[in-house]
RNA sequence: CACGAUAACGGCAAACCUGUCGAAAGGCAGGGACGCAAAGCUAAAGGGCCUUCCCUUCCUCCACGGAAGAAUGGCAGCCAGCUACCGAAU
Numbered sequence: 001c002a003c004g005a006u007a008a009c010g011g012c013a014a015a016c017c018u019g020u021c022g023a024a025a026g027g028c029a030g031g032g033a034c035g036c037a038a039a040g041c042u043a044a045a046g047g048g049c050c051u052u053c054c055c056u057u058c059c060u061c062c063a064c065g066g067a068a069g070a071a072u073g074g075c076a077g078c079c080a081g082c083u084a085c086c087g088a089a090u
Base pairs, nucleotide, nucleotide: 002090003087004086011036012035016031017030018029019028020027021026034077040082041081042080046079047078048075049074050073055069056068057067058066059065
């Protein structure tokens, strides 16, 4: 350095519930643990996925409504990048 124990010191917290913000995806706080050796950090200027208030096109001339597209909105617990605690075996 790779690697990752039924090790040590510790850490995080899925679903779900409550409150709150948001149009939504989702975020935050509390509870709660499915899991995690990076489940730490990074989200325009890597890929991917999710959402659709506004916007574009169409149904349709207008409004309502609907369909398709679309990120400057999100997701790091999808891959990726960066950094890091510990030290059995190899």

c-di-GMP-I-GGC riboswitch aptamer from a Paenibacillaceae bacterium, 90 nucleotides, folded computationally. The sequence was found by an Rfam model in a public genome assembly. Model confidence (mean pLDDT): 82 of 100.